This record gives sequence, C1' cells and structure tokens, in this order.
RNA sequence: CGGGGUGUGGCGCAGUUGGUAGCGCGCGUCGUUCGGGACGGCGAGGCCGUCGGUUCGAAUCCGACCACCCCGA
Repeated sequence: CGGGGUGUGGCGCAGUUGGUAGCGCGCGUCGUUCGGGACGGCGAGGCCGUCGGUUCGAAUCCGACCACCCCGA
C1' cells in the first nucleotide's frame, strides 16, 4: 500500500426478503430455605463503532472514516 472479516446492554452472542432490538451468563428485587446454593416470578440496563446518504421507515442497503484480526505485496 492492496484485499477480506469483525464492531449490537458488564461479558459472550443472535437479529441481513428494511418495519418501532432479543437470548444466555451476570446484576437488582421477591418467592422458596434455618441460612446459602440451585430453582421460579418480576425488573433495570444498549438506539446497534463514528459521520453522512437512500427511504415514509435502516442494526439491516450505499459511501467515507476509526479500531481490532487475517491474507498478500
């Protein structure tokens, strides 16, 4: 320098015929227990790497950039 991949709650991931974001673990609370764990109920927490574009509507399509990983020179 060129090509490819990844970037979503604290962590690991899902969601790609565009239609108001979900799962597991973790966290809080309640129940259960002598207490804890396990189990069960409820709940909080992200606007989807950044900035633009297309669209009535974008995590999802397009462009640029940033970070990390891989391949090549």
About this RNA: A computed fold for a 73-nucleotide RNA from a bacterium, annotated as transfer RNA. It was read from a public genome assembly. Model confidence (mean pLDDT): 81 of 100. Its Rfam family is "tRNA". Rfam classes the family as a transfer RNA.